[in-house]
Molecule: Purine riboswitch aptamer
Organism: Paenibacillus radicibacter
RNA sequence: GAAUUGAAUAGGUAAGUUACUCGUAUAAAUUCAGGGAUAUGGCCUGAAAGUCUCUACCCGAGAACCACAAAUUUUUGGACUACGAGGAUGUGCUUGUUGGUU
Numbered sequence: 001g002a003a004u005u006g007a008a009u010a011g012g013u014a015a016g017u018u019a020c021u022c023g024u025a026u027a028a029a030u031u032c033a034g035g036g037a038u039a040u041g042g043c044c045u046g047a048a049a050g051u052c053u054c055u056a057c058c059c060g061a062g063a064a065c066c067a068c069a070a071a072u073u074u075u076u077g078g079a080c081u082a083c084g085a086g087g088a089u090g091u092g093c094u095u096g097u098u099g100g101u102u
Base pairs, nucleotide, nucleotide: 002102003101004100005099007098008097009096010095011094012093013092014091020086021085022084023083024082025081026056030048031047032046033045034044035043041066042065050057058078059077060076061075062074063073064072
């Protein structure tokens, strides 16, 4: 000096994926029908409805209220889905340095 290897390390670049983050939608709201429980109870089923929107429309905890009747009220914590914007690690390609081999 050349070839090769690809162990270590530092960058450049490409395509996305995923975790994750943020925003929008929706309030995990609301309305109706049928049935059911009864202070050790306060639920179940179905339909409508809301979103430039597919899906979902539930699970806990606390407080109140209802004196046996048919009706609940409120506070609070926790998601998924659709779309948009980001996006670590990792991957591919490539460059430098160190190392191994010839």